Parts: sequence; C1' cells; structure tokens
RNA sequence: AUGGGCGUAGCUCAACGGUAGAGCGGCGGUCUCCAAAACCGCGCGUAGCAGGUUCGACUCCUGCCGCCCGUG
Repeated sequence: AUGGGCGUAGCUCAACGGUAGAGCGGCGGUCUCCAAAACCGCGCGUAGCAGGUUCGACUCCUGCCGCCCGUG
C1' cells in the first nucleotide's frame, strides 16, 4: 500500500430495517448480632466519529479513526 473481519452496558457477547437484550459485575432492599450466601428490585447504553438512503437505521451505503488476520 491493498483485501477481509470487528467496534453495542464496567467486562464478555446477542439482536441483521419497526421500543437495545443476556451472563458476569455494580447499586438498593429483605434476611443476619455483623458479614457471606440466598432471594427481590434497578440498565447502570442517544450503539467508535461524521455524512447518506429510508416513513423508520445498532442493522443498508460512503468517508475517517482504532484493533485483529491475510497479501505484497
């Protein structure tokens, strides 16, 4: 330089046009003399950035940024 993949919650990952979810973690509560465990409750996110398409975009298209793999 070029081809491809990935970027979503604190972490690991789903959802593939129509309200953004799970597990773990975190926080609050019940219980306990205190704590742990258990149980109940709470997404804690404008989706890497900026544009475009669409009635509607995490999802499709373009550019840029970052990470990974390949080719030279």